c-di-GMP-I riboswitch aptamer from an uncultured Anaerolineae bacterium, 79 nucleotides, folded computationally. The coordinates come from a structure-prediction model, not an experiment, and the mean pLDDT is 87. It matches the Rfam family "c-di-GMP-I riboswitch aptamer". Gene Ontology term of the family: cyclic-di-GMP binding. About the family: GEMM was predicted in a large-scale screen for bacterial structured RNA regulatory elements.
RNA sequence: UAUCCGAAAACGCAAACUUGCCGCGAGGUAAGGGCGCAAAGUUAUGGGUCUGCCCAAAACAGAUCGCCAGACUGCCGAA
Numbered sequence: 001u002a003u004c005c006g007a008a009a010a011c012g013c014a015a016a017c018u019u020g021c022c023g024c025g026a027g028g029u030a031a032g033g034g035c036g037c038a039a040a041g042u043u044a045u046g047g048g049u050c051u052g053c054c055c056a057a058a059a060c061a062g063a064u065c066g067c068c069a070g071a072c073u074g075c076c077g078a079a
Stems, first nucleotide, its partner, number of pairs: 005077002012037002017032006035066001041072003045069003048064005
């Protein structure tokens, strides 16, 4: 120095819920709020789940990265 790993420290993010706005909807966004997170940073690439359409299914179009995994990037440096 790099990889693995995750003690400490400094940072960072922000669940549920409330209010406003957007959306048919899942949901998104701003403020408050703090359940938690070593990537809870980015990416819808593969699954899963959810929404719309539909009698239903399939297909199609969306959503969810804080559901799992992959890819890219990143703070610190004990064992």